RNAcentral holds the full RNA, with entries from SILVA.
A computed fold for a 574-nucleotide part of an RNA from Pleomassaria siparia CBS 279.74, annotated as small-subunit ribosomal RNA, 5' domain.
The coordinates come from a structure-prediction model, not an experiment, and the mean pLDDT is 81.
Its Rfam family is "Eukaryotic small subunit ribosomal RNA". Its family is annotated with structural constituent of ribosome and ribosome in the Gene Ontology.
The organism belongs to Pleomassaria siparia, within Eukaryota.
[in-house]
Context: one part of a larger RNA
RNA sequence: UAUGCUUGUCUUAAAGAUUAAGCCAUGCAUGUCUAAGUAUAAGCAAUUAUACCGUGAAACUGCGAAUAGCUUAUUAAAUCAGUUAUCGUUUAUUUAAUAGUACCUUACCACUUGGAUAACCGUGGUAAUUCUAGAGCUAAUACAUGCUAAAAACCCCGACUUUGGAAGGGGUGUGUUUAUUAGAUAAAAAACUAAUGCCCUUUGGGGCUCUUUAGUAAUUUAUGAUAACCUAACGGAUUGCAUAGCCUUGCGCCAGCGACGGUUUAUUCAAAUUUCUGCCCUAUUAACUUUUAAUAGUAAGGUAUUAGCUUACUAUAGUUUUAACGGGUAACGGGGAAUUAGGGUUUAAUUCUGGAGAGGGAGCCUGAGAAACGGCUACCACAUCUAAGGAAGGCAGCAGGCGCGCAAAUUACCCAAUCCUAACACGGGGAGGUAGUAAUAAUAAAUACUAAUACAUAGCUCUUUAGAGUCUUGUAAUUAGAAUAAGUACAAUUUAAACCCCUUAACAAGGAAUAAUUAGAGGGCAAGUCUGGUGCUAGCAGCCGCGGUAAUUCUAGCUCUAAUAGCGUAUAUU
Numbered sequence: 001u002a003u004g005c006u007u008g009u010c011u012u013a014a015a016g017a018u019u020a021a022g023c024c025a026u027g028c029a030u031g032u033c034u035a036a037g038u039a040u041a042a043g044c045a046a047u048u049a050u051a052c053c054g055u056g057a058a059a060c061u062g063c064g065a066a067u068a069g070c071u072u073a074u075u076a077a078a079u080c081a082g083u084u085a086u087c088g089u090u091u092a093u094u095u096a097a098u099a100g101u102a103c104c105u106u107a108c109c110a111c112u113u114g115g116a117u118a119a120c121c122g123u124g125g126u127a128a129u130u131c132u133a134g135a136g137c138u139a140a141u142a143c144a145u146g147c148u149a150a151a152a153a154c155c156c157c158g159a160c161u162u163u164g165g166a167a168g169g170g171g172u173g174u175g176u177u178u179a180u181u182a183g184a185u186a187a188a189a190a191a192c193u194a195a196u197g198c199c200c201u202u203u204g205g206g207g208c209u210c211u212u213u214a215g216u217a218a219u220u221u222a223u224g225a226u227a228a229c230c231u232a233a234c235g236g237a238u239u240g241c242a243u244a245g246c247c248u249u250g251c252g253c254c255a256g257c258g259a260c261g262g263u264u265u266a267u268u269c270a271a272a273u274u275u276c277u278g279c280c281c282u283a284u285u286a287a288c289u290u291u292u293a294a295u296a297g298u299a300a301g302g303u304a305u306u307a308g309c310u311u312a313c314u315a316u317a318g319u320u321u322u323a324a325c326g327g328g329u330a331a332c333g334g335g336g337a338a339u340u341a342g343g344g345u346u347u348a349a350u351u352c353u354g355g356a357g358a359g360g361g362a363g364c365c366u367g368a369g370a371a372a373c374g375g376c377u378a379c380c381a382c383a384u385c386u387a388a389g390g391a392a393g394g395c396a397g398c399a400g401g402c403g404c405g406c407a408a409a410u411u412a413c414c415c416a417a418u419c420c421u422a423a424c425a426c427g428g429g430g431a432g433g434u435a436g437u438a439a440u441a442a443u444a445a446a447u448a449c450u451a452a453u454a455c456a457u458a459g460c461u462c463u464u465u466a467g468a469g470u471c472u473u474g475u476a477a478u479u480a481g482a483a484u485a486a487g488u489a490c491a492a493u494u495u496a497a498a499c500c501c502c503u504u505a506a507c508a509a510g511g512a513a514u515a516a517u518u519a520g521a522g523g524g525c526a527a528g529u530c531u532g533g534u535g536c537u538a539g540c541a542g543c544c545g546c547g548g549u550a551a552u553u554c555u556a557g558c559u560c561u562a563a564u565a566g567c568g569u570a571u572a573u574u
Stems, first nucleotide, its partner, number of pairs: 001570005009444001011442002015437001016404001022402003026399003031063002037060002043055002061423001070357003080278003085273002089271002095266003113144002120136001123133003153172005160165001173234002175230001177228006197208004214221001236260001238259004245253002247250001280328003287319003294316008332354003336347004359380002362377003382393001384391002410435001412434003418431001419429003449481004453476004459470004485514001487507002489504001491503001517563005522544002528558001530557004539546002
């Protein structure tokens, strides 16, 4: 694990893995809105509102749908485990920071630009679908387009120049790509030469050369600068609530708290590669890889990055009895589980974790993230509807069905808890929880208790015995008493609502009931040499054996033994 017989209560509780990763009718399992993107619903509700303002179906927009759940087919240095690395990368979200430079020429939208489209309305097509065509409107944080404000500093060019200088002009946001460059430093002292600058000067000379540089074991790192490059990036034409202050009263100036968006950096959540070590059986597997990448180099491509990952050109290498390569596995790996004095042996589909997969292969879109399947496109295998033209499909999600088998539950209720998710305090969630089924397994422990009486008995005391007393057991078709739960059930509690449990009124125990079984009784191995039947037959018996007319072993009755709400059998394992 299955199965046979049996089964009263309480609590917990596994459960279509094994065989077919076989096939599936039906239903559900992923949707989502705040004060704060978009409302003219010919929706509702009305009233401080003569454009609108509340609520709000639909639809556009945004986000999610890559999580979760299921399964274990593949897979044997693969996965995985521990341990490294990223100075070899990407990262929506979270959190913390972060943007005055845009126009290229100056008679201009910056107090706000443009054109669409859905829902809607109407006309239609098809047997049919979450199919859609044509006409008519209208929105944006959809899709586009597109201005703006300082000061300083620095770098070029430079008209003129008494060679002391300089009017003036141009450029410089962040980001992209390329190139160049800085990114220093082990200590100490002295002398000389030349040029230049500054300071003090008694115009003889004297003194000084003082200047910044983060981090690492380590970089072409961080970071800065220069020259170009790219227009394909960003630099808010958005939204809610409050409305204050200043006056030169102008559709003046200035202004708070948010929401959403946005570039770059860090952070977080991760991801992807990656170092070292480690795996079951097999030699009736000894050589294997490399024409067509096998091993290495150079360059380019490619990638988020590294890499024979790919291509070109070179070289000829790489593994192997320390078992390569091949084959098998009724093999997903690990944490774990069973057993064990220790060492070990067996097991692990299965609730945690990592991988892989969604009928089989392959390819791809969207996106921060998928080579996604409750997304798409082909092919193969299945298979559904059809008016025969076409159309639609993927339960190894939850229920449920068929099939397969030794072998496995309800087409139930709920988002109340735990969490996840969305524009969100409000919605959704077969994640999850709750019941139902359930002798997988585990926990607690009813099926009786007491007394009297009668009888019997062991010991003790008294006693000459008979006997009496005391106490200990046992047997009773005797009598009595109390006690409770199983069950029935108002009620409350429980709970999302219930159920169950725990509470609790009222009922509820005398043998024929509210009645314990299963397997055994020769040995191993606890317990009969009792009775009837059978007569080497029927049968039992793990093994030894039993049975041929007195069967301790068969078949029954009685009695007894073991475990007990369980016990036997088969199988696997220690």